[in-house]
Molecule: small-subunit ribosomal RNA
Organism: uncultured bacterium
C1' cells in the first nucleotide's frame, strides 16, 4: 500500500467481498511448565447455609461466674478451732442494659437517569463530627428511665403493670472573653484515670480535608414528535432551608420555552481512558481510578456533623418462610455458595503476617476491605518438548515417463547436554527496635537420575504462501467473494507432500480499518443516484470603494487549571519479558491578564462603479376585456338531377328511389384563424398567432440628471402553473376516450373503416401533476475566434453597401474541461456567494402516519425480505420483416427431372439369438463399402483354447531338435503320430565324434491381445461456409482504454484487381500468375504409327519394298500482352467498339482452398492419453446373421410409347485394360457358353459389337408388337460350396404404369439433354453405383423489386453460447 467481482473486451460510476488490528468472549480439535493479569456481558431473577460492623469496664449501674481477702450469722464440737455462708472488698472473664463513637466509610451493582447527571472552566448566598492552630471557660443543684426485682399477656416475635437505681444520659440556676441580635436581650460545659507533662468536656475564631448550591460551554437517535406550559414565567411579601431560589404559600402581572429543535418518543450511567486510524475521525466505557444513581418494588421521615441511610425505622405492595391461625419474620446489585436463565463466566478455601479502616489511653477486638491460595490456555509474556554427528540416501509410505524422484540427516546408530521433570537435602526477603509470616517448606540453591514424561491445528483454484495421486461423477459435498462437482476435480473426500502459526490453531460474533462508500481534512448532481415546473420573498447566509474609531472574531506573550493511573521518552526492580518503581514529557482544551489591528464584525461620517429613479427612442403571437371579418366543415329550406355514394391494401358495416352523392341559391350555428411564418418575436415558467379599440406588465438602446450599497440568494411561506380530471351553469359545427357495428386475425377487448357519449368551447370554482427537458438552480466577474439571424445606437459613403458597439437568439470552434459522448462567452471552462438534491439494484413515484383535496388523487415517505449486481459512455462483432452499393443457375427466361408406378440400392422404424459398428438439416442416407454365399466379419448360437494367432526378453529342459506331417477319430478347430530328417557359428580333435552358442520346441513367470469406452482428452486426415475476397502484421499516428487508422473515400475489376486521393508507409497469408490438359501453326524425331509419289501384291488389306510429305505420336520452343486503332473516362486505372488472329480481354477445363467457424466427422484406416477386460471383452472353428418386412424417407434404373417399338442392312469414336490375363480363328450349342487352335508382357496381338445415327420393312394409338415386374420350367458359368443368399441364357408368364398433388432439384455451351464405350474393386457378383471416355447436340437470360446465400459501407441494439438471441405477463 491494495486486491477480487458487472463486459466478448474497455473506461467510468457503484455496491458486495477479502487481506490488518482488537475482545470480560463462546464453539471445534488439541494441550507440557511458569509468571502477571483476568473471569455472569443473560434474569436490578429468586435465594438454603456460613461469614461480611463493631468497639469502649479508662462514662455508668447491676447480673452471672472464677480466684484472693475480710466477714455478721449458722452448724459441729476438742470452747477456740474447723466447716459453711448472707454480705463487703479486690482482680479477671462473660453476655445483656445505659451511655459514647462508628454503623453516611469500606464493599456491590448500573435498574433508573438525555439531567448542571457527567466533563471542563468559573462563581456566591452556605454547612462541616473527627483532625491542626489560637483564645477563653468548666461554679452550684435537681429529678428520672433502662438494667434489675416482683407480677402478668403471648405459640412465638414481643410486650404490659408495680417498685428500686447509676452516669461523660437528662435537666435547672449561675458565669459570657467570644458568638448571635439594629437594640433590648439571648447562648455553654463532664467527667474519667493505674493520678501523668494523660484522655476527655464547653464557647468562639482560623485552617485542612469533605460536602451542599449557581452559571458558561460540551454531551445519542427520531420532525412519520411542531407546538409546549398553570407554580407555568415574573414581582414585592411571608414561610421554610446550612444556604440562594416558586423550594412553599397568599396576593399580583401575563408571561415563559420553541425550527440554533421546545414538547413527545426511543436508547443510554458520565468521564479519565480503551480499540482502531497516517491523521481528522469512528466505535466503546468490562478490569483500574474519579463522579453519579440504586439497595425486593413504591413512598416517607426520624436520628445525626453527615442519610432521607445495602446488612436502621415506619407505611403500602408483590414474593418467600414460621405459626398454637390470634399473629409474626425476611430482603446476597457484600464474600463464598444454590436454583434458574444462557453460547458462556470460578472456591460454601487460608489469614488479619502486610496495606488500609472502625472502636479503644492502650493491650487489643472487629474487618469476605485487603493480602494470599484454588479453578479456567480467557488474555499477555517467557521456557521446553533436545544438541552434535550420521548415506549420493536403510526400511516403510507416496509419486513415476519404471530410468527414477520425494518424505530426508529425517530415522536408526554413535557422542553429548540436563532447561523442564522426578527424588533427596538446604531454604528466604516480604518485619522501620523486639515478639509475631496466611502465602510456605513456596521462590531460590545444591546433589542425583535420565532423551527419558511433553505437538498440535489450519490451509494449499484466484484474492493468498503452499500440488500431486486415488476415490466420487451436478451425487456426496465445498464456499468469505468470484465460484467448484455432470468420468482425467491442484476447489468435494482420503493419502503423500508442501505452506502458515505453534501450546496453541481454526470457526463464529462484535468493532475500527481498508471505505475518498456521508467526503471538516476529502465526493458529487447534462446522459451513471442526484437541480424543486416556475417565480416573488420574511428569517438566515453572503456582500462594492476610500477613511476613522473600537478590539468581539483573529494573532502574540505571560499566568492558573488540565487528579492519579494509562500513552510516549529515559533510568531502574523481578535471570529476560509480560508486569512494575522513579523522573520527564504530553494532556491538542478552558479561564484570566497584557499587547497587535492586516482581514472579518460593530459604530460614525463620505463616495459612485453595483442597484434603482427620472427623460428620450424602439420592437414584440406578453396579459385582460369588448367588438368585427372571411374561408372551410356540418345542418336546415328551395332548385337542377339520377343511382349510386362513401370507405379500404381489398372489403363490409353505413348513407341513398321517402331521391342520396354531385351542383346552384338562401339561411342557422359553433369552433379554429390558411398564405405571411422564419432553429423569427414575446413571456419567469406553463405558454402566446385573423383584424380593430380600450386597459395593462416586462424588455432593449441612447444620453448621464437624481438617490447613494438601497445588493445577491433564499429553508418555512405565498402566488402562477400544459393536458386530463372534478363541481355549478351555459354551449356543442368539427373532432372524439368509453361504447355499438364492419373488417383484419389462430384470437384482435388493437392498429383500418362506419357511427358515437363524456370531453374538447364559454363563465365561476377546484385539482397542482408531466420526458413541466437544455433531462443543465440563481447571481456576479474573468477567459481565442469565425459565421448566420432579431432589436437599438454610432461612424463612412451619392448609392448598392461597409465598419463598429450594446442586448437577444442559432451554428462551428481554440484553450480548458469531461468516464466518454460532448460542453466550449447562452460553459458542462476559471472562481466566489446562496439555495435544492444524491449515497447499490429490487421491494417502492409502495405501506403506515400526518397535511392538502368534493373525489380522483397529490405532498411527505419507510421496513421486512431479496440480489452480486443494477447502471453510464464508448469499442469490436453478430443481428434487423434498417438503409446504400455489388455479386452468385439466387430469382426470372428456358430445357430436362424428382415427388405418382415397378424394380435396385441406402436409411429410419419394427422384428430378431444376431439382424455388428459408424455417418443424421444444408455439409447423413449407391455415405465408410473400388465388390457381405464361406472368408471378409467386427454380430449371434454352439464347440474348443489360455504365455496364447502375433512381438520382446529371461530361466530351466529337449538333438531324433527344427522341418515333414500318413492312417484313424471329429461338423471343424483339433487330435493323432507313422515316414523322412536337417542348418549356421566357435572350440577341441584323426575322417567322425564331443562340448558350447544361435535358430527351434516344451514348461514357468514377465507379458501379449481387444473393431471394448471416451472424436467432449488428442495427432493426423476430411467435410462446410467458399475459390467467397477476404484475414492479418511491423513501424508510425490517434485514443486514458477496449480499439482505430492502414483495409475507409472517388472510380474500376472475376478479385483488398488496379488507379487516384488520404496520417499513414510498408509487408505477409489469400486473389492473379507460375503447373497440367485442351484449342493453332512450327522445329526435332519416325516404330509397333502413317501412305502422297515409285515398285510389288491380295478375295480383301500399308500386306511387302520404299518413304517420313500428311495424319498421328511426344518432346521443345512460339503464340494473347488491351500490344494496335477509335470513342468514353480524370490526362489514370479501366470500359465499349474495331482491325489482325487458330484463339481477345482470367480463351475452355483442372490442380491449387487465406485467418478462421461448426467441442462438425472419424478412437472401426492409422497413431495415441486415460479408463475397462486378462480361463476373457483375447484367440481358433462350424453354422447362422449383416439379405428379416406392416411401414416411412432418400438416391437411382426402367417405363408409361410413334421424335417410338421391332426386324434386316450399312457407317463413324475416344479413353482404358490384359500372363493364375486379354483371347483371335475354327467346331458345337437357339443362347448363356463349351471344346480346340493361334497371337500378344502390347502405338505390333486381344478385349472390340461402339450406340444413338443412316437406309429399308413392319406395328397404327391399343395397357398395345408400349412396359417389363412377378412367377414356372429348362440350362450355362464362377467357386470347396450358389438352400438361406450369385450372375447369365432360353422358353413360358406379362403386374403396376397412359407423364405424376402440395412441394422440390440440376443446368448458361460443346453446357443441358440424349447415346453408347472403358476401368478400378473383383473367383463370381447382386454395378441400375462410382471414376473416366468419346458420339449427337439445344433452348434461354428482359432484368435485379422480391426469395436463398455471400461481400463492402453505414445505422439501431437492453444481443455477445451473439435473433434458433434477449425478454414480459399469466398459470402450474
Nucleotide at each position: 500500500a491494495g486486491a477480487g467481482u458487472u463486459u466478448g473486451a474497455u473506461c467510468c460510476u457503484g455496491g458486495c467481498u477479502c487481506a490488518g488490528g482488537a475482545c470480560g468472549a463462546a464453539c471445534g480439535c488439541u494441550g507440557g511448565c511458569g509468571g502477571c493479569g483476568u473471569g455472569c456481558c443473560u434474569a436490578a431473577c429468586a435465594c438454603a447455609u456460613g461469614c461480611a460492623a463493631g468497639u469502649c469496664g479508662a462514662g455508668c449501674g447491676g447480673g452471672u461466674u472464677a480466684u484472693g481477702a475480710g466477714a455478721a450469722g449458722a452448724a459441729g464440737c476438742u470452747u477456740g478451732c474447723u466447716u459453711u455462708a448472707a454480705c463487703u472488698u479486690a482482680u479477671g472473664a462473660c453476655a445483656a442494659g445505659u451511655g459514647g463513637c462508628g454503623g453516611a466509610c469500606g464493599g456491590g451493582u448500573g435498574a433508573g437517569u438525555a439531567a448542571c447527571a457527567c466533563g471542563u472552566g468559573a462563581g456566591a448566598a452556605c454547612c462541616u463530627g473527627u483532625c491542626a492552630g489560637a483564645u477563653g471557660c468548666a461554679g452550684g443543684g435537681g429529678g428520672a428511665c433502662a438494667a434489675c426485682a416482683g407480677a402478668u399477656g403471648g405459640a412465638a416475635a414481643c410486650g404490659u403493670c408495680u417498685g428500686c437505681u447509676a452516669a461523660u444520659a437528662c435537666u435547672c440556676c449561675a458565669u459570657a472573653a467570644g458568638c448571635c441580635g439594629g437594640a433590648a436581650g439571648g447562648u455553654a460545659a463532664a467527667g474519667g484515670g493505674u493520678c501523668a507533662g494523660c484522655c476527655g468536656g464547653c464557647a468562639u475564631c482560623u485552617g485542612a480535608g469533605g460536602g451542599g448550591c449557581u452559571c458558561g460551554c460540551g454531551u445519542u437517535c427520531c420532525a412519520u414528535c411542531a407546538g409546549c406550559u398553570a407554580g407555568u414565567c415574573g414581582g414585592g411579601g411571608a414561610g421554610g432551608u446550612a444556604a440562594c431560589g416558586g423550594c412553599u404559600c397568599a396576593c399580583u402581572g401575563a408571561g415563559g420555552c420553541a425550527a440554533a429543535g421546545a414538547c413527545g418518543g426511543a436508547u443510554a450511567g458520565c468521564c479519565g481512558g480503551a480499540c482502531u486510524g497516517a491523521g481528522a475521525g469512528g466505535u466503546u466505557g468490562g478490569c483500574c481510578g474519579g463522579c453519579c444513581a440504586c439497595a425486593c418494588u413504591g413512598g416517607a421521615a426520624c436520628u445525626g456533623a453527615g442519610a432521607c441511610a445495602c446488612g436502621g425505622u415506619c407505611c403500602a405492595g408483590a414474593c418467600u418462610c414460621c405459626u398454637a391461625c390470634g399473629g409474626g419474620a425476611g430482603g446476597c446489585a457484600g464474600c463464598a455458595g444454590u436454583g434458574g436463565g444462557g453460547a458462556a463466566u470460578a472456591u460454601u478455601g487460608g489469614g488479619c503476617a502486610a496495606u488500609g479502616g472502625g472502636g479503644g489511653c492502650a493491650a487489643c477486638c472487629c474487618u469476605g476491605a485487603c493480602c494470599c491460595a484454588g479453578c479456567g490456555a480467557c488474555g499477555c509474556c517467557g521456557c521446553g518438548u533436545g544438541a552434535g554427528u550420521g548415506a549420493a540416501g536403510a526400511a516403510a509410505u507416496c509419486c513415476c515417463u519404471c530410468g527414477g524422484g520425494a518424505u530426508g540427516u529425517a530415522a536408526a546408530g554413535c557422542u553429548c547436554u540436563g532447561u523442564u521433570g522426578u527424588g533427596u537435602g538446604g531454604g528466604a526477603a516480604g518485619a522501620u527496635a523486639g515478639a509475631a509470616g496466611a502465602c510456605g517448606g513456596u521462590a531460590c540453591c545444591a546433589c542425583a537420575c535420565g532423551a527419558g514424561g511433553a505437538a498440535g491445528c489450519c490451509a494449499c483454484g484466484g484474492c493468498a504462501a503452499a500440488c500431486u495421486a486415488c476415490g466420487u461423477g451436478c451425487c456426496a459435498g465445498c464456499a468469505g467473494c468470484c465460484g467448484c462437482g455432470g468420468u482425467a476435480a491442484u476447489a468435494c473426500g482420503u493419502a503423500g507432500g508442501u505452506g502458515g502459526c505453534g501450546a496453541g490453531c481454526g470457526u463464529u460474533g462484535u468493532u475500527c480499518g481498508g471505505a475518498a462508500u456521508u467526503a471538516c481534512u476529502g465526493g458529487g448532481c447534462g446522459u451513471a443516484a442526484a437541480g424543486c415546473a416556475c417565480a416573488c420573498g420574511c428569517a438566515g447566509g453572503c456582500g462594492g470603494a476610500a477613511g476613522u474609531g473600537u478590539a468581539a472574531g483573529u494573532c502574540u506573550g505571560c499566568u492558573g487549571a488540565c487528579a492519579a493511573a494509562g500513552g510516549c521518552g529515559g533510568c531502574g526492580g523481578c535471570u529476560c519479558a509480560a508486569c512494575u518503581g522513579c523522573c520527564g514529557u504530553a494532556u491538542u482544551u478552558c479561564a484570566g491578564c497584557a499587547g497587535a489591528u492586516a482581514c472579518u464584525g460593530c459604530g460614525c461620517g463620505u463616495c459612485u462603479u453595483g442597484a434603482g429613479u427620472a427623460u428620450g427612442u424602439g420592437a414584440g403571437a406578453g396579459g385582460a376585456a369588448a367588438g368585427c371579418g372571411g374561408a372551410a366543415u356540418c345542418c336546415c329550406c328551395g332548385g337542377u338531377g339520377u343511382a349510386g355514394c362513401g370507405g379500404u391494401g381489398a372489403a363490409a358495416u353505413g348513407c341513398g328511389u321517402a331521391g342520396a352523392u354531385a351542383u346552384c341559391g338562401g339561411g342557422a350555428g359553433a369552433a379554429a384563424c390558411a398564405c405571411c411564418g422564419g432553429u423569427g418575436g414575446c413571456g419567469a415558467a406553463g405558454g402566446c398567432g385573423g383584424c380593430u379599440u380600450u386597459c395593462u406588465g416586462g424588455c432593449a438602446c441612447a444620453a448621464a440628471a437624481c438617490u447613494g450599497a438601497c445588493g445577491c440568494u433564499c429553508a418555512u411561506g405565498u402566488g402562477c402553473g400544459a393536458a386530463a380530471g372534478c363541481c355549478a351553469g351555459g354551449g356543442c359545427a368539427g373532432c372524439g376516450a368509453a361504447c355499438g357495428g364492419g373488417a383484419u386475425u389462430a384470437g384482435a377487448u388493437a392498429c383500418c373503416c362506419c357511427g358515437g357519449u363524456a370531453g374538447u368551447c364559454c363563465u365561476g370554482g377546484c385539482c397542482g401533476u408531466a420526458a413541466a427537458c437544455g433531462a443543465u438552480g440563481g447571481a456576479u466577474a474573468c477567459u481565442a475566434g469565425g459565421u448566420g439571424u432579431g432589436g437599438g445606437g454610432c461612424g463612412a459613403g451619392c448609392a448598392g453597401u461597409c465598419g463598429u458597439u450594446c442586448c437577444g437568439u442559432g451554428c462551428c470552434g481554440c484553450a480548458g474541461u469531461u468516464a466518454a459522448c460532448g460542453c466550449g462567452a447562452u460553459a458542462a471552462g476559471u472562481a466566489u456567494c446562496c439555495c435544492g438534491c444524491c449515497u447499490g439494484g429490487g421491494g417502492a413515484c409502495u405501506a403506515c402516519g400526518g397535511c392538502c383535496g368534493c373525489a380522483a388523487g397529490g405532498c411527505u415517505g419507510a421496513a421486512a425480505c431479496u440480489c452480486a449486481a443494477a447502471g453510464g459512455a464508448a469499442u469490436u462483432g453478430a443481428c434487423g420483416g434498417g438503409g446504400g452499393c455489388c455479386c452468385g443457375c439466387a430469382c426470372a427466361a428456358g430445357c430436362g427431372g424428382u415427388g405418382g408406378a415397378g424394380c435396385a440400392c441406402g436409411u429410419g422404424g419394427u422384428u430378431u439369438a444376431a439382424u455388428u459398428c459408424g455417418a443424421u438439416g444444408c455439409a447423413a442416407a449407391c455415405c465408410g463399402a473400388a465388390g457381405a454365399a464361406c472368408c471378409u466379419u467386427a454380430c449371434c448360437u454352439g464347440g474348443g483354447u489360455u504365455u496364447g494367432a502375433c512381438a520382446u526378453a529371461c530361466a530351466a529342459g529337449u538333438g531324433g531338435u527344427a522341418u515333414u506331417g500318413a492312417a484313424g477319430c471329429g461338423a471343424g478347430a483339433g487330435u493323432g503320430g507313422a515316414u523322412a530328417g536337417a542348418c549356421c557359428c566357435c572350440u577341441g580333435c584323426u575322417u567322425g565324434c564331443a562340448g558350447g552358442g544361435g535358430a527351434a520346441c516344451u514348461u514357468g513367470a514377465a507379458c501379449a491381445g481387444g473393431u471394448g469406452c471416451u472424436g467432449c482428452a488428442u495427432g493426423g486426415c476430411u467435410g462446410u461456409c467458399g475459390u467467397c475476397a477476404g484475414c492479418u502484421c511491423g513501424u508510425g499516428u490517434c485514443g486514458u482504454g477496449a480499439g482505430a487508422u492502414g483495409u475507409u473515400g472517388g472510380g474500376u475489376c472475376a478479385a483488398g484487381u488496379c488507379c487516384c486521393g488520404c496520417a499513414a508507409c510498408g509487408a505477409g497469408c489469400g486473389c492473379a500468375a507460375c503447373c497440367c490438359c485442351u484449342a493453332u501453326g512450327g522445329u526435332c524425331a519416325g516404330u509397333u504409327g502413317c501412305u502422297a509419289c515409285c515398285a510389288g501384291g491380295u478375295c480383301g488389306a500399308g500386306c511387302u519394298g520404299a518413304g517420313c510429305a500428311c495424319u498421328c505420336u511426344g518432346a521443345c520452343a512460339a503464340g494473347a500482352c488491351u500490344g494496335c486503332c477509335g470513342c468514353c473516362g480524370a490526362c489514370a486505372a479501366g470500359g465499349c467498339g474495331g482491325a489482325g488472329g487458330a484463339a481477345g480481354g482470367u480463351g475452355g477445363g483442372g490442380a491449387u482452398g487465406a485467418c478462421g467457424u461448426c467441442a462438425a466427422g472419424u478412437c472401426a484406416u492409422c497413431a495415441u492419453g486415460g479408463c475397462c477386460u486378462a480361463u476373457a471383452u483375447g484367440c481358433c472353428c462350424a453354422g447362422g446373421g449383416c439379405g428379416a418386412c406392416a411401414c416411412a424417407c432418400g438416391u437411382g434404373c426402367u417405363a408409361c410409347a410413334a421424335u417410338g417399338g421391332u426386324c434386316g442392312g450399312c457407317a463413324c469414336a475416344a479413353a482404358a485394360g490384359g500372363c493364375a490375363g486379354c483371347u483371335u480363328g475354327c467346331u458345337c450349342g437357339c443362347g448363356a457358353g463349351a471344346g480346340u487352335u493361334g497371337g500378344c508382357c502390347a502405338a505390333u496381338c486381344c478385349u472390340g459389337a461402339a450406340a444413338a445415327g443412316c437406309c429399308g420393312g413392319u406395328c397404327c394409338c391399343a395397357g398395345u408388337u408400349c412396359g417389363g415386374a412377378u412367377u414356372g420350367c429348362a440350362g450355362c458359368c464362377u467357386g470347396c460350396a450358389a438352400c438361406u443368399c450369385g450372375g447369365c441364357u432360353g422358353c413360358a408368364u406379362g403386374a403396376a404404369g397412359c407423364c405424376g398433388g402440395a412441394a422440390u432439384c440440376g443446368c448458361u455451351a460443346g453446357u443441358a439433354a440424349u447415346c453408347g464405350c472403358a476401368g478400378a474393386u473383383c473367383a463370381g457378383c447382386c454395378a441400375a453405383g462410382c471414376u473416366g471416355c468419346g458420339g449427337u447436340g439445344a433452348a434461354u437470360a428482359c432484368g435485379u423489386a422480391a426469395c436463398c446465400g455471400g461481400g463492402c459501407c453505414u445505422u439501431g441494439u437492453a444481443c455477445a453460447c451473439a435473433c434458433c438471441g434477449c425478454c414480459c405477463g399469466u398459470c402450474a